[in-house]
RNA sequence: AGAGUUUGAUCCUGGCUCAGGAUUAACGCUAGCGGCAGGCCUAAUACAUGCAAGUCGAACGGGAUUCAAGGUAGCAAUAUUUUGAUGAGAGUGGCGCACGGGUGAGUAACACGUAUGCAAUUUGCCUUUAACUGGGGAAUAGCCCUCCGAAAGGAGGAUUAAUACCGCAUAACAUUUCAGAAUGGCAUCAUUUUGAAAUUAAACCUCCGGGGGUUAAAGAUAAGCAUGCAUCCGAUUAGGUAGUUGGUGUGGUAACGGCACACCAAGCCAACGAUCGGUAGGGGGUCUGAGAGGAUGAUCCCCCACACUGGUACUGAGACACGGACCAGACUCCUACGGGAGGCAGCAGUAAGGAAUAUUGGACAAUGGAGGCAACUCUGAUCCAGCCAUGCCGCGUGAAGGAAUAAGGCCCUAUGGGUUGUAAACUUCUUUUAGACGGGACAAAACCCCUUUACGUGUAAAGGGUUGAUGGUACUGUCAGAAUAAGCAUCGGCUAACUUCGUGCCAGCAGCCGCGGUAAUACGAAGGAUGCAAGCGUUAUCCGGAAUUAUUGGGUUUAAAGGGUGCGUAGGCGGACUGAUAAGUCAGUGGUGAAAGCCUGCAGCUUAACUGCAGAAUUGCCGUUGAUACUGUCAGUCUUGAGUACAGUUGAGGUAGGCGGAAUGUGUCAUGUAGCGGUGAAAUGCUUAGAUAUGACACAGAACACCGAUUGCGAAGGCAGCUUGCUAAGCUGUAACUGACGCUGAGGCACGAAAGCGUGGGGAGCAAACAGGAUUAGAUACCCUGGUAGUCCACGCCCUAAACGAUGAUAACUCGCUGUUGGCGAUACACAGCCAGCGGCCAAGCGAAAGCAUUAAAGUUAUCCACCUGGGGAGUACGACCGCAAGGUUGAAACUCAAAGGAAUUGACGGGGGCCCGCACAAGCGGAGGAGCAUGUGGUUUAAUUCGAUGAUACGCGAGGAACCUUACCUGGGCUUGAAAGUUAGCGACCGACUCCGAAAAGAGUCUUUCAGAAAUGACGCGAAACUAGGUGCUGCAUGGCUGUCGUCAGCUCGUGCCGUGAGGUGUUGGGUUAAGUCCCGCAACGAGCGCAACCCCUAUUCUUAGUUGCCAUCAGGUUAUGCUGGGGACUCUAAGAAGACUGCCCGCGCAAGCGGUGAGGAAGGUGGGGAUGACGUCAAGUCAUCACGGCCCUUACGUCCAGGGCUACACACGUGCUACAAUGGCCGGUACAAUGGGCAGCCACAUGGCAACAUGGAGCUAAUCUUUAAAACCGGUCUCAGUUCGGAUUGAGGUCUGCAACUCGACCUCAUGAAGCUGGAUUCGCUAGUAAUCGCAAAUCAGCAAUGUUGCGGUGAAUACGUUCCCGGGCCUUGUACACACCGCCCGUCAAGCCAUGGAAGUCGGGAGUACCUAAAGUCCAUAACCGCAAGGAGUGGCCUAGGGUAAAACUGAUGACUGGGGCUAAGUCGUAACAAGGUAACC
Repeated sequence: AGAGUUUGAUCCUGGCUCAGGAUUAACGCUAGCGGCAGGCCUAAUACAUGCAAGUCGAACGGGAUUCAAGGUAGCAAUAUUUUGAUGAGAGUGGCGCACGGGUGAGUAACACGUAUGCAAUUUGCCUUUAACUGGGGAAUAGCCCUCCGAAAGGAGGAUUAAUACCGCAUAACAUUUCAGAAUGGCAUCAUUUUGAAAUUAAACCUCCGGGGGUUAAAGAUAAGCAUGCAUCCGAUUAGGUAGUUGGUGUGGUAACGGCACACCAAGCCAACGAUCGGUAGGGGGUCUGAGAGGAUGAUCCCCCACACUGGUACUGAGACACGGACCAGACUCCUACGGGAGGCAGCAGUAAGGAAUAUUGGACAAUGGAGGCAACUCUGAUCCAGCCAUGCCGCGUGAAGGAAUAAGGCCCUAUGGGUUGUAAACUUCUUUUAGACGGGACAAAACCCCUUUACGUGUAAAGGGUUGAUGGUACUGUCAGAAUAAGCAUCGGCUAACUUCGUGCCAGCAGCCGCGGUAAUACGAAGGAUGCAAGCGUUAUCCGGAAUUAUUGGGUUUAAAGGGUGCGUAGGCGGACUGAUAAGUCAGUGGUGAAAGCCUGCAGCUUAACUGCAGAAUUGCCGUUGAUACUGUCAGUCUUGAGUACAGUUGAGGUAGGCGGAAUGUGUCAUGUAGCGGUGAAAUGCUUAGAUAUGACACAGAACACCGAUUGCGAAGGCAGCUUGCUAAGCUGUAACUGACGCUGAGGCACGAAAGCGUGGGGAGCAAACAGGAUUAGAUACCCUGGUAGUCCACGCCCUAAACGAUGAUAACUCGCUGUUGGCGAUACACAGCCAGCGGCCAAGCGAAAGCAUUAAAGUUAUCCACCUGGGGAGUACGACCGCAAGGUUGAAACUCAAAGGAAUUGACGGGGGCCCGCACAAGCGGAGGAGCAUGUGGUUUAAUUCGAUGAUACGCGAGGAACCUUACCUGGGCUUGAAAGUUAGCGACCGACUCCGAAAAGAGUCUUUCAGAAAUGACGCGAAACUAGGUGCUGCAUGGCUGUCGUCAGCUCGUGCCGUGAGGUGUUGGGUUAAGUCCCGCAACGAGCGCAACCCCUAUUCUUAGUUGCCAUCAGGUUAUGCUGGGGACUCUAAGAAGACUGCCCGCGCAAGCGGUGAGGAAGGUGGGGAUGACGUCAAGUCAUCACGGCCCUUACGUCCAGGGCUACACACGUGCUACAAUGGCCGGUACAAUGGGCAGCCACAUGGCAACAUGGAGCUAAUCUUUAAAACCGGUCUCAGUUCGGAUUGAGGUCUGCAACUCGACCUCAUGAAGCUGGAUUCGCUAGUAAUCGCAAAUCAGCAAUGUUGCGGUGAAUACGUUCCCGGGCCUUGUACACACCGCCCGUCAAGCCAUGGAAGUCGGGAGUACCUAAAGUCCAUAACCGCAAGGAGUGGCCUAGGGUAAAACUGAUGACUGGGGCUAAGUCGUAACAAGGUAACC
C1' cells in the first nucleotide's frame, strides 16, 4: 500500500466482499513448563450456611467464675463467711459505624469534565497560638422483685454510678444591638479600631510521668453552593411554563436562592431546537487510525448514584445512613393463628438465567483503617494460596554427523523415475525442562523490651533483642537418561501451498466471485505442500481499508443529486480611504491540566511480559503583559457597486374594452340529380321527404393563414389579427443627485402549463367516456362514422409536469472567427468602433466520455442557498399539515438482490436508410403437385421389420447392387483362450475319402498321410495350459480424420507508425471502376500475409516432330465387295512440343483505372467455354456403423458359429423419379451418322435351331488390331381424335437364364388380359447457349437382379432478359438498440401455486408516564385549655404536606386478531405481447 465482483470487451460511477489490528469473550480439535495479569457482559433475579465493625476498665456502676490465705459447721466430701487477686457475659458512657468493600438500576442533569467564584458557607479527629478547667443538683439503665406473651418482646415496683443529664459562678479577640473614625473594594459591602449595653463554657481519670475537657483565632483536610464552556439520538416531538419569571416581606438552612409561604406585577424558555419521547452512569483512559476522527467506558484511579421497591425523618462534625430506625408494598421464613422475623449490587457459596466467568481456602507476617496512653483487639480492606491456555511474555519438545537417497506409503510417460527425505536407522554430544535426593531465602523495618548518648525522666538518635500466612516456595547443588513433551487450519482466484482415487447439480462446499449434471487442483478421502505453533481455527463485536458523510478530504448536464419561478424575514458574506478600540487573531509569561496509563532514558526480577525512578507530553481552560497587518466595533470621508433623475428607444410583456376578414357549422331560399362520404379495402352514417355540389342571405362560437425567422418580450409558467385606455420592464446616452443604501436567502408570501373541481354562462369546430362499423384467433385498441363531459368566458379552488439548458443566484478573470436583434457613433443604402441581447464554430483549460468552452462556461476563483450517498421495497405505509374532492407536501421500516447505472467500443439484429450483386424477381422454355408404377422416408404393424441421416444443408441419402452370404435385427440350436493373429511345452501331420446322427453348425468314428537337413533344429499343421482376445455396445456434447452449408460470396488479418485514459480505431473509410479489398485517384498512414486473379487439366485454331494397331490423296497389285496388300505422311486422327488473346491497335468518353464501338485483324475479344482449386470463421452441423482414438460398459456374453426368418410387412402421409394421357404422335418397312468406355471364370464375330428370352457349335481378341446394333433424324405406308392401333398397370398360362437354392423374394421372353389416366387446385422446382428441352450409348457395383437410380458420353437443338419496385439470399457504408447463448434475442402485467416480512381492521390483552377527584401511613413543621412533670418539657389532640391505595376520562406505546391490501422471492404453470429496431400506433412525463 491494496484486491475480487456489473461488460463480449472498455472507461467511469457505485454498492457488496476480503486481506490488518483488537476483545472481561464463547465454541471445535489439541495440550509440556513457568512468570505476570484477568475471571457473571445475561436475572439491580431469589438466596441455605459461615464470616465481612468494633473498641475503650486510663469515663462508670457492677460483679458470674476461678485462685490464695484465714474463720465457722461437719469425721470428711462439702457448704457458708471474711480478706486479697482475677475480672466473663450484659449494661450506662465516649469514639467509630458517613471510611473501607460492592453494583451501575436510575440519571441527558451543574450528574460528570474543565475553568472560575463564595464580600453567601460548614468542617469531628490532626497541627499551631491564647485563655480557662470553680462550685452544685435531680434522674436513669444495669442489678433485684412481680406480671403478660408460644416467641420476638413488653409492663410495673424498689434502688444506684459516671467524662450521661440540668442549673449556678467566671469570661472575650465569640454572638447581637447602638453610636463614631480610618483604610480598601466588587453593586449589596469588607477589614481595622474606639465606646456602651446584653447573652453564652467546661469533666474528669491516673501508675502522678501523663491523658482528657471548654472557649477563641489560624492552618490543614473534608464537604456544600453558584457560574462560563463542553456533554447521545429523534422535528413523523413546535410550542412549553402558574411557584411558572421577577419584586417586597416573613420563615427556613451551615450558607445564597421560589428553598417554602403571603401579597404584587406578567413575565420566563424556545428554530443557536424549548417541551416531549427513546437510549445511557460521567471522566482519566482503552481499541483502531498516518492524522483528523470513529467506536468504547472490563480490570486500575477520580467523581456521582444506589443498597428488596417507594416514602420519611432521627442521631451526628458529617447520613436522609448497604450489614441503623419508622411506615407502606411485594416476596420468603417462624407461629401455640393471637402475632413476629428478614434483606449477599461485602467475601466465599447455592439455585436460576445463559454460549459463558473461579475456593463455602490461609493470615493479620507486611501495607492501610477503627478504638485504645499502650500492650492489644477487630479488619473476606489487604497480603497470599487454589481453579481456568482467558490474555500477554519467556523456555522446551534436542544438537552435530549420517546416501544403499533403505523399506513402506503416494504419483508417473511404470524392467524405470520422482517424492516423503538427512527425514529415519546408525555414530557422537548436550541435559534446559520434567523426575529423584539435598541445601535454602529477600520481603523485617518499626511498635514494644533492654542498654547508651544529647537536652533532661519526655522527645530525638545509636546499639542489641522479639515477630513470616505465603513456604521448605523462589533460588541453588548432585544424579541418570534423548530420555518426559506437537498440534491445528488451509492448499480455484483474492491468498502462501497440487496430485490421485471416490462421487456424478447427488452428497456436499462457500467470506465474495462461485464449484458439483462421468476425466472436480473448489465436495469426501489419501499422499504431498503451505501457514502459524502450545496453540490453531470458527463465531460474535469494534476500528481500519471506506476519500463509502469527504474539517483535513467528495459531489449535483447525461451515473444518486439544482428547489417550477420570483419577492423577501432571520442568518451568512460584503467596495475605497483615515482615525480610535483591542472582541477575534498573534507572541511572551503565570496558574492549572491528580496519580496511573502512552512516549523517551535509566534501573530491578537470568531475559521478556511485569515493576520502579526520572523526564517529556497532556495539542485544553483561566489570568496577565504586549503587538495591531487582517476581520469585528465606533467615528469621519469617498464614488467605482447599487439606486434616482433627465432624454431617446424597443418589443406576440400584462390587463380591460372596441373592431375585422377568411374558414367551419347551422338555417332559409334558389339551381340541380343520384349518389355523397370514408378507407389499405370496406362498412356503419347521410340521401328521391332531393343529399353531396353550386349561388345568395342570415346567425353562432372559437381561432387568428400570409408576414413568421434557431426573430422579439417576460422571473418562470407563458405571450401572436387590428386598435384604444391603464400599467410594468429592458436597453442606450448624459454623469445632475444619494453615498455601500449591496449579494444570497432557512422559514414566510406571491405567481405558477395542461388536466381536474365548484357556481353561473356559452357551446361552431375538435373531442376523453360511450355507441356503431371495420380489422383480428381475440381487439374493451390503432382506422372509420357519430358523440357527451371538457376545450371558451366570469369568479373561486387545485399547485403538479421530461415546470428541461435535465445546467441555482450574484460578482471577477480567461484566445479568436462568424451571423443576427435593439440602441449609440453619423447625412448615409458603406463599417475599423462601443453597450445590451439571440445563435453557429473553435484555442487553452475541464470532463468517465459524449461534450462544455465570454449566454458571465460544465474553465480559474469568491459568497450564499438547495439537494445526493447501491438497486428494489417506495415517493409506498403510518403520522402531521393543506384541499370540496381528486389529490398534494413532508416521508420511513421490515424484507430482498450483488448488482442497478452512465458514456463510449466491437459485433449481431431492425416490419431503419443508401449503394451493389445473384435464374432472386421479372421475361421465357420445360417440369413437379392430379394417374399408374419404381424408389426413399414418416407412421403403423411385427418375434424382428438392424442402425444412422431430419428446415434450407435428411428423404433414388450411407447402399456404386438385402434370395443364402452381406447382416449389424428376430427365433431356435451350439462354443467359452473363444471365429482370426502372435509366443511357448508336447504331438506329427494337414489335406482328402467314407459311415452314423443332426435343419445345419457341430459331434462320434474309420481309412490314408509329411517335407528340408547328417543331426541339432526349422517349415507346416493339431494342440492342454497361460499371456494376449473380441464387441456394428454407449458417448460425434471428450476427440483425430473426412464431409455438408453460408459460398467460388469477396472478404479475413498482421507488422511498424499515428489517434484514443481504454476497449478499440486508422490502414480496409471516401470519389470512381471491376466478376472481384480488381485497379486508379485522394487520404496518418506505409507495407505485408491468407483469399480474388494467374500459374494446372480438358476443349476451340494453326504449326513442328513422330507414323502403329490409326489414315489413304497420288502410284501399283488384288477382291463380288472391304486400306485387303505393296507403299505413302499429304489429309483425318493419335500424342509430345510450340504459337496464339495482351484492351496489344483504331475511334469516342475519362485525370487515371477503365468503359463504349455490328470497328479492324483473328479460329477465338475483353475471365473464349468447362474443370480442379473453397480464406478467417459459423452451425457443440454430420459421422465412435469406413477408419483411428480417450473414458465408461459386457466377458459360459452386449463375444462367436449355424439354420430359418426379417431388413421386401401396409389403412395411410410426404419427397425423388419413370411411363403416359397422344397426330410435332403410334405402328410397320427401308436408309444413314457418334463419343466415352468395357472385355479371359470375359467380350463374343459368324453359322444353325427357336416367334422370342435363349440354346448348340465356333473364329478372333489380354485390345487405336477382335468384340460390344446407337437412337431420335430421313424416306415410304398405315391409323384420323376415340379411353383409340393412345396408355401400359394388373392378372392368367407357358417358358428362358443365373445360382446349393428364385415359396416368402430375381430378371427376361411369348401368348392372353388391357386398370387409372384426355395435361393436373393452392402452391412450387430447374434453366441465360451448344444451355434448356429431347434422343440414345457406355460404365461401376454384380453369379443374377428389382437400374426408371448414379456417374459419364455423344446426337438433334431453342425461346427470353424491359428492368431492379417487390419476394429470397449475400456484400459495403450509415443509423437506432434495454440484444452479446447476439431477434429462435430481451422483456412487461394480470391470474394460479408455495414461502417470507409488512400496512389496515370489529376488537382483545398489557406497559410506562401524566391529569382530575376521593382517601391517606410513618414523619418533619405549626397550633394547643383539661393529663404527667418543680421546671425544661412530654403525652394526647387538631392542622398542612405526602409515599401508597381507589375512581374517572383521554392520550402515547407494545403484543395479538376473523378478514383484507399491496410487496418480495420461487424450477420448465396460464393468458396475451406493453417496452427495447420507426419494436411494427415513436417513446416518455

This is a predicted structure of a 1485-nucleotide RNA (small-subunit ribosomal RNA) from an uncultured bacterium. It matches the Rfam family "Bacterial small subunit ribosomal RNA". Rfam links the family to the GO terms ribosome and structural constituent of ribosome. The prediction has a mean pLDDT of 82. RNAcentral holds the sequence, with entries from ENA, Greengenes and SILVA.